Context: one part of a larger RNA
RNA sequence: CUGGAGACCCCCAAGGGGAAGCGAAGACCCUAUAGAGCUUUACUGCAGGCUGUCGCUGAGACAUGGCCGCCAUUGUGCAGCAUAGGUAGGAGCCGUUACACAGGUACCCGCGCCAGCGGGUCACCGAGGCAUCAUUGAAAUACUACCCGAUGGUGGCUGUGACUCUCACUCCGGGAGGAGGACACCGGUAGCCGGGCAGUUUGACUGGGGCGGUACGCGCUUGAAAAGAUAUCGAGCGCGCCCCAAGGUUUCCUCACUCGGGUCGGAGACCCGAGUAAGAGUGCAAGAGCAUAAGGAAGCCUGACAGUGUCCGGCACAACGACGGACGCUGACGCGAAAGCGUGGUCUAGCGAACCAAUCAUCCUGCUUGAUGCGGGAGAUUGCUGACAGAAAAGCUACCUUAGGGAUAACAGAGUCGUCACCCGCAAGAGCACAUAUCGACCGGGUGGCUUGCUACCUCGAUGUCGGUUCCCUCCAUCCUGGCCGUGCAGAAUCGGCCAAGGGUGAGGUUGUUCGCCUAUUAAAGGAGGUCGUGAGCUGGGUUUAGACCGUCGUGAGACAGGUCGGCUGCUAUCUAUUGGGGG
Repeated sequence: CUGGAGACCCCCAAGGGGAAGCGAAGACCCUAUAGAGCUUUACUGCAGGCUGUCGCUGAGACAUGGCCGCCAUUGUGCAGCAUAGGUAGGAGCCGUUACACAGGUACCCGCGCCAGCGGGUCACCGAGGCAUCAUUGAAAUACUACCCGAUGGUGGCUGUGACUCUCACUCCGGGAGGAGGACACCGGUAGCCGGGCAGUUUGACUGGGGCGGUACGCGCUUGAAAAGAUAUCGAGCGCGCCCCAAGGUUUCCUCACUCGGGUCGGAGACCCGAGUAAGAGUGCAAGAGCAUAAGGAAGCCUGACAGUGUCCGGCACAACGACGGACGCUGACGCGAAAGCGUGGUCUAGCGAACCAAUCAUCCUGCUUGAUGCGGGAGAUUGCUGACAGAAAAGCUACCUUAGGGAUAACAGAGUCGUCACCCGCAAGAGCACAUAUCGACCGGGUGGCUUGCUACCUCGAUGUCGGUUCCCUCCAUCCUGGCCGUGCAGAAUCGGCCAAGGGUGAGGUUGUUCGCCUAUUAAAGGAGGUCGUGAGCUGGGUUUAGACCGUCGUGAGACAGGUCGGCUGCUAUCUAUUGGGGG
């Protein structure tokens, strides 16, 4: 000096690997004592409807009830002169001249328990008749007053049934008038119906939520780490009663089992004996306790009583209710000769506030006059809240909304590796004999991080989700091609092992598929990773919005890892990285 390569600075263009790129306080999921739309046999109401009743709303007659009043009649246990309604007064009452009449006879009517009672008629007789006195629980329809039951008649008010009317009222008509008519309309009130409409509710815990369960109130054992306390949807089990004896007391007794013996009698029934501290029993879980028995039996009882306290548990060491227990005092009792024991059950589970209601030989109190009546309060007992310190309460939402959450799920990542893939140790066995050419049970140990789980650590003010496609890099546990070894390798073709990742590993049919199945080739048609590589590269068949159909489920709104048709893929490239070109 020429050619090539690399680095540095700058420019132009390109396609988009990265900036978990930009866009939107995630729509999925959960939470909120957040919302809305819809549903219904959720709760509570409201329109509206039906029916009864009252007002507007009057008249008449019939039938039939109720209440009140008047008149008349009536009232039979036995005994007793006899058909005695009740109570009170009561010693008299009625009649004897007549258009009057007590009483009797006759006749008629009504009632009747067939004894008789009441009324009337004219005729006849007629001067006394009935009480008081004896029987009776009660004494005179002799007389008077009031009342009760029943029957008949009558009056008032009122109800009901069916009916007639016209005058309110309604309708038609310009009017005259007609049609209807106390009904309807309208208003009040009561009952029923009443998602037509409205307001709300629809719990919590939870290895996401839902489904399931209750670990939501109590008891025992264990976990629990030898004081006490102690969690998990830890482990094992229970309670929401039962008992008038299974309670109190006094007295007496001793169990289970085994062995020996004894008629039926046997493994096992009952009797006798021996051994055995409990191996039984104790209403029910478990633990503790119990033979001096708290276990078994009998007698008598009701202390399973009333009132009032202290302490403890509930609730460790702060507070906390109901409730439960232990120990006293007062009263009245039970058993026992007495000492004593007895405030239920041997102890630890067997439970519930306020409001409201009912009840009470209770207490206080207001109004009312004395009787009395109407109220209020305290206490006690009973009746619930089991989500058990106690709102009165069903669902759907894919039409959805808001506030939030990576406090919490789905994808991906991370951790783990049971599961999965691969490897190894040992070698029972088969391989004609022979564990190890080849195959290899049982058991044991690893590696990987490709499956599926588990966890919930990053991300919910968003990291785009299956498959395909395009394009690039990597791993080796190698499908082919290369080299080597063993063989139950004659050769050929295999079988098994070792080294090796340079290159290759293709095309069709079906399915959205990954995968798989199938077809014909091929040296072979290997496996895996890169945010299950790759949507600011494509696609959009699937999944996973709004429409719709079917099946199934649901009363319904709606729902369904059931099926089906349809259904949007944003972004002008700043930096970085890369490719091509240019300048220094």
Predicted 3D model of a 584-nucleotide part of an RNA (large-subunit ribosomal RNA, domain V) from Saliphagus infecundisoli. It was read from a public genome assembly.